[in-house]
Context: one part of a larger RNA
Molecule: large-subunit ribosomal RNA, domain I
Organism: Candidatus Avelusimicrobium pullarium
């Protein structure tokens, strides 16, 4: 030096465990915010670094209510308190609530400076403390108000006009007041305007990737869409969302891809309101010339909304009730606060923010410890789980099931107030019925549809109607059927999404995993910065966390107690391998 046995140390795999994670499902909830928010600074305890809490009333200060013996947070200790005149602790409501932040008197390098008014404290003063008000923008109101157009004279004139002065009305524009207005945060979902490239085509440009990412603007609990100028061929009847039609029909350097509709099943169901014809009131100009009338407008109300065309308007006929007859008022019917008109209020109910009730076991062995084991009971609308010195229906918390609120907030419940609605026929009449509209042309996008025979839709340029004997679809365009009625709005519900709460659940993870972060993690630590971003869990049942002695400067160890254990001793649960020893055995 090598094998071997035995026995150690270093290490921290491996079992086991779970305080953290993570998908999903049901419910709630979907916002804060100038009454100053999100996010932080900096304070705040007897001692007091930090994390939680709170704010100059600072780990807290009031009121109800619930709850009961202890409490003064993590967090030990000592003081000192507080507490059956009910503390600590839980809901609700309230009080306070420095500074910085949209930050908003003016500044600024965030958490600091610095000023004006007014009122109040103090001081001889100079100051100094407290309050209150002072940014911007919209809207409304008063108030003030140009130039610049008009318009009258006047003066000059190259007859084009210029200047001077004056008037009327305006508009921009100042100024004050008011007004819980707006502004700022925010995870995904929404609609809008912008709008990419790796990629893929086995190269690449059309084309895809994809109208995604990613920028931006705005909103709502959903948003959007939404009551046919739609589909279709038999009609059907608003809009979304799911099957399924279908990888069909089509579309594509006919490549690589792309990729529908209707119909049929289903979830939800809901319709309406203006523009105008016409009527009435009241107003502007301007004209008659004569205190009214047209003519153009204008604001208010009534009227009316559609395709099987509707309405208007004249006439005529019916007409709940009364009156002066088309206007009021009652009756009656309906109808209502998510559109359809509109503010809502009360009761009641029923829930949400603390909580109460809540069955049933003994005993014996074994062990440190019974929940195990044997023997013998019990409960059960409760044998869901968690816990307690190993494995408990009957120990503890809870569980099934019942009950509960002074106060705050919640509801598309019910009933009451209370609001608001309600003619209908025939016949003429040809007044209306959404204009730079539709629609061509060029030219772009969008449509599953790449220009294609390319309809539809939606831009930009440039032309540019019709008005019911009308006008648009119906995939190029005609015809001939059929459908529908563009140029105005408004609408809940089925749908999407989860930063948040709450209850569940997992052939979802167990500390190199699960979230980056099971622990004081977006921390230490890196970077001018924008960013980047870790590492680390386990002693015992209970500290019972090792008095006292020895060695030793300590560190650390030997004794001694504690513990079942202590090779369980805080570098603390199992302690596997690599790698370093020790003893003995053997071989060179």
């Nucleotide at each position: 030096g090598g094998u071997g046995u035995a026995u150690g140390g270093u290490g921290g795999a491996u079992g086991c465990c779970u305080u953290g994670g993570u998908g999903c499902c049901a419910g709630a909830a979907g916002u804060c915010g100038a009454u100053g928010a999100a996010a932080g600074a900096c304070g705040u305890g007897a001692u007091a670094a930090g994390c939680u809490g709170c704010g100059a009333u600072a780990a807290g200060c009031u009121g109800c209510g619930g709850g009961u013996a202890g409490g003064a947070g993590c967090a030990u200790a000592u003081a000192u308190c507080c507490u059956g005149u009910g503390a600590u602790c839980c809901g609700c409501a309230g009080a306070u609530c420095u500074c910085u932040g949209a930050a908003u008197g003016g500044g600024g390098a965030a958490a600091c400076c610095c000023u004006u008014a007014c009122a109040g404290g103090u001081g001889a003063g100079a100051g100094c403390c407290u309050g209150u008000a002072a940014a911007u923008c919209a809207u409304c109101a008063c108030u003030u108000g140009a130039a610049g157009g008009c318009u009258a004279a006047g003066u000059c004139u190259u007859c084009g006009g210029a200047c001077u002065u004056g008037g009327a009305g305006a508009u921009a524009g100042g100024g004050u007041g008011a007004u819980a207005g707006a502004a700022g945060a925010c995870a995904a979902c929404g609609u809008a305007g912008g709008g990419a490239a790796g990629u893929g085509a086995a190269a690449c440009a059309u084309c895809u990737c994809a109208g995604u990412a990613c920028c931006u603007a705005c909103a709502g609990g959903a948003a959007a869409a939404g009551a046919a100028a739609u589909c279709a061929a038999a009609g059907a009847g608003a809009u979304u969302c799911c099957c399924u039609g279908a990888g069909u029909a089509g579309u594509g350097g006919c490549g690589a891809g792309c990729g529908a509709a209707a119909c049929g099943g289903g979830a939800a169901u809901a319709g309406c309101c203006u523009a105008a014809a016409c009527c009435a009131a009241c107003u502007u100009c301007c004209g008659c010339a004569u205190u009214g009338c047209g003519u153009a407008g204008g604001u208010u109300g009534g009227g009316g909304u559609u395709g099987c065309a509707g309405g208007g308007c004249u006439u005529g006929c019916u007409c709940g009730u009364g009156u002066u007859a088309g206007a009021c008022a009652c009756a009656a019917a309906g109808a209502g606060u998510u559109a359809c008109c509109a503010a809502g209020c009360a009761a009641c109910a029923g829930g949400u923010u603390a909580g109460u009730u809540g069955a049933a076991c003994g005993g014996u062995c074994u062990g440190g410890a019974a929940a195990g084991u044997c023997c013998g009971a019990c409960c059960a609308u409760a044998g869901a789980g968690g816990g307690u010195g190993a494995c408990a229906g009957u120990c503890c918390c809870u569980u099934a099931a019942a009950c509960g609120a002074a106060a705050a907030c919640c509801u598309a419940g019910u009933u009451g107030c209370c609001u608001c609605u309600u003619a209908g026929c025939a016949a003429g009449u040809a007044c209306c019925u959404a204009a730079g509209u539709a629609c061509c042309a060029c030219u772009g996008g969008u449509c599953a549809c790449g220009u294609g025979c390319a309809a539809u839709c939606c831009g930009g340029u440039g032309g540019g109607a019709a008005u019911c004997u009308g006008g648009g679809g119906a995939g190029a365009c005609c015809a001939c059927u059929c459908u529908c009625c563009a140029a105005g709005g408004c609408u809940a519900a089925a749908u999407a999404c989860u930063c948040u709460c709450u209850g569940g659940c997992g052939a979802c993870c167990g500390a190199u995993a699960g979230u980056g972060a099971a622990c004081c993690a977006g921390u230490a630590c890196c970077g001018c910065g924008a960013g980047g971003g870790a590492a680390a869990g386990g002693c015992g049942a209970a500290a019972a966390g090792a008095a006292c002695c020895c060695c030793g400067a300590g560190a650390g160890g030997g004794g001694a107690g504690u513990g079942a254990a202590a090779u369980a001793g805080a570098a603390c649960c199992u302690g596997a391998a690599a790698c370093c020893g020790u003893a003995c055995a053997u071989c060179u």